This is a predicted structure of a 74-nucleotide RNA (transfer RNA) from an uncultured bacterium.
RNA sequence: GCGCCCGUAGCUCAAUUGGUUAGAGCACUGAGCUUAUAUCUCAGAGGUUCCAGGUUCGAGUCCUGGCGGGCGCA
Numbered sequence: 001g002c003g004c005c006c007g008u009a010g011c012u013c014a015a016u017u018g019g020u021u022a023g024a025g026c027a028c029u030g031a032g033c034u035u036a037u038a039u040c041u042c043a044g045a046g047g048u049u050c051c052a053g054g055u056u057c058g059a060g061u062c063c064u065g066g067c068g069g070g071c072g073c074a
Base pairs, nucleotide, nucleotide: 001073002072003071004070005069006068007067010026011025012024013023019057028044029043030042031041032040050066051065052064053063054062
C1' cells in the first nucleotide's frame, strides 16, 4: 500500500431481508432478608448505537468518506 471482518450501557453481547419505548447477563445504587456480611428476592440508575454526511415517511441496520481495532497478502 491492497483486501476482508468488527465498533451498541462500566464489561461481555443481542436487536428478524430498514418498522413503531434500543434490550439481556455481569457489575453499580437502594430496599427486603440476616445479629452482621455474603447468597437470594425486588426495584432503580446507566446509551449522541465510533465520527461526519447521504438515501428513506422511517436508519443500530443501507450507501459514501474518515477514525480506531483485528486478520491476511505484498

Its Rfam family is "tRNA". Rfam classes the family as a transfer RNA.